[in-house]
The part of an RNA shown here (small-subunit ribosomal RNA, 5' domain) has 499 nucleotides and comes from a metagenome.

Context: one part of a larger RNA
């Protein structure tokens, strides 16, 4: 001089666009934040057209609602950044060692049959949270047969450097319907597109006052295990394997894109927004599934909090709001799905504290105002003064105009709206007339040199300044204050940090 997610003093009108726990990954009261499908099933409630009638009713076509069973989808989106010095990220490659719901193309199918389980009755423990047991029962839940274009495994030949590709023969393997008749689905397989999984080169802080590490260690063969390679696991065998091109240990740290700064080389950081990645009370662990070893699933230990009838039970904000601590310090328990995005539905449509507003908050970058023009008797007054005047100073009053901002009243009501129509949270916003009235708005910091800006007056090494040098002990432009001047400007100034 720049720069910050800043904070502190002192002051503070508007608006637009941003940004807002850098600290205890500290403990969380209450509200929400991931549901949706009745066009997969059976019930159950409620309304009820017909039609009967002994007027008591009985029968129910259809509509709604919905605990339950099924499907999906809850692996995304949002959050934090503890841990993590590694293939974790950047980059360049590779998988003849892989997977892939939903979607797009293309091929080929959907025939036959069974036994259940919830829900629902009835008992029966238990404060509770919830569990048993007996019976009925429905499916696109389940389970057996039949088929096999294909596939998948063996066996044979052929091909290939090779675990690749083709023949041909055998054994295994499928499937579901709904329906408003337009379609919506099912099931194999081959393809894409888009997303993961593995693996490799190189590249990624500091410390030698850390010099030796290292037993599944490093290899090898058989097995297992996985979607897949592989000490990834496990048995048997060899004795490797890695280090001063710094291994082991110890610190420290999420990485990137970027961002700041600088002429660049470089340094230095990694907030917001974007892409990886790790975690989700704390350690472990699998279940389900196309994907999870899974933030608002689940068992199992801990630790802490609540309930409890003492026998046992509930929870997990590093989602958005908020609360209480920490702190020098960071914000509403708002409005709304109307857009854009997602789940789920054939759709209408439900959910979405993602998101699109709005609230506070000079925090920060932009814009705009705090009036414009004339106006000397250089009025009072205040300060200095050689007592003559200087100076605040066209500044003020005073005349004459503007009306941005803001206020007060009216008028019209855009654009974000798109597919027949309706539907806008922001919002009676933005912006546009009319009217009235200078009216409603300036501080902060410094004047000794560096560095721009002087004079009184108190003060008397006191009281105080202070970024270096320094200033103060009776004539202080360095201390308070006052007049006056300089700098900046809705901000100044001071403190922190980084170049």
């Nucleotide at each position: 001089g720049g720069a910050u997610g800043a904070a502190c003093g002192c002051u503070g009108g508007c608006g637009g666009c941003g940004u807002g726990c850098c600290u205890a990954a500290c403990a969380c009261a209450u509200g929400c934040a991931a549901g949706u499908c009745g066009a997969a099933c059976g019930g159950a409630c409620u309304c009820g057209a017909u039609u009967c009638u002994u007027a008591g009713g009985a029968u129910g076509a259809g509509a709604g609602u919905u605990a339950g069973u099924g499907g999906c989808g809850c692996a995304c989106g949002g959050g934090u950044g503890a841990g993590u010095a590694a293939c974790a990220c950047g980059u360049a490659g590779g998988u003849g060692a892989c997977c892939u719901a939903c979607c797009c193309c293309a091929g080929a199918g959907c025939g036959g049959g069974g036994g259940a389980c919830a829900a629902c009755u009835u008992c029966u423990c238990g404060a509770a949270a919830g569990a048993g047991a007996a019976g009925c029962u429905a499916a696109u839940a389940c389970c057996c047969c039949g088929u096999a274009u294909g596939u998948u495994c063996a066996a044979u030949c052929a091909u290939u450097c090779g675990u690749u590709u083709g023949a041909u023969u055998g054994a295994g393997u499928a499937a579901a319907g709904c329906u408003c008749c337009g379609g919506c689905g099912c099931u194999c397989u081959g393809g894409g597109a888009g997303g993961g999984g593995c693996c490799u080169g190189c590249g990624u802080c500091c410390g030698a006052u850390u010099a030796g590490c290292u037993a599944g260690u490093u290899g090898g063969u058989g097995g297992g295990g996985u979607a897949a390679u592989g000490g990834c696991c496990u048995a048997c065998c060899a004795a490797g394997g890695c280090g001063g091109u710094g291994a082991u240990c110890g610190g420290u740290a999420g990485c990137u894109g970027g961002c700041c700064u600088g002429a660049g080389a470089g340094g230095a950081c990694g907030a917001u927004c974007a892409g990886c990645c790790a975690c989700a009370c704390u350690g472990g662990c699998a279940c389900u599934g196309a994907c999870a070893c899974a933030c608002g699933g689940g068992c199992c230990a801990g630790a802490c909090u609540c309930c409890u009838a003492c026998g046992g039970g509930a929870g997990g904000c590093a989602g958005c709001a908020g609360u209480g601590a920490g702190g020098a310090a960071u914000a509403u328990u708002g409005c709304g799905c109307a857009a854009u995005g997602g789940g789920c539905g054939a759709a209408a449509g439900c959910c979405u504290g993602a998101c699109g507003c709005a609230g506070c908050a000079a925090c920060g970058c932009c814009g705009c105002g705090u009036g414009g023009a004339g106006g000397a008797u250089g009025a009072a007054g205040g300060c200095c003064u050689u007592c003559g005047g200087g100076u605040c100073g066209u500044a003020a009053a005073c005349u004459c105009c503007u009306u941005u901002u803001u206020c007060u009243g009216g008028g019209a009501g855009a654009a974000g709206a798109g597919a027949c129509a309706a539907g806008g949270a922001c919002g009676g916003u933005a912006u546009c007339c009319c009217a009235g009235g200078a009216a409603u708005a300036a501080g902060u910091c410094u004047c000794g040199g560096c560095u721009a800006a002087c004079u009184a007056c108190g003060u008397g090494c006191c009281a105080g300044c202070a970024g270096c040098c320094g200033c103060g002990g009776u004539a202080a432009u360095a201390c308070g204050u006052a007049g006056g001047a300089g700098g900046c400007u809705a901000g100044c100034g001071c403190u922190a940090u980084c170049c």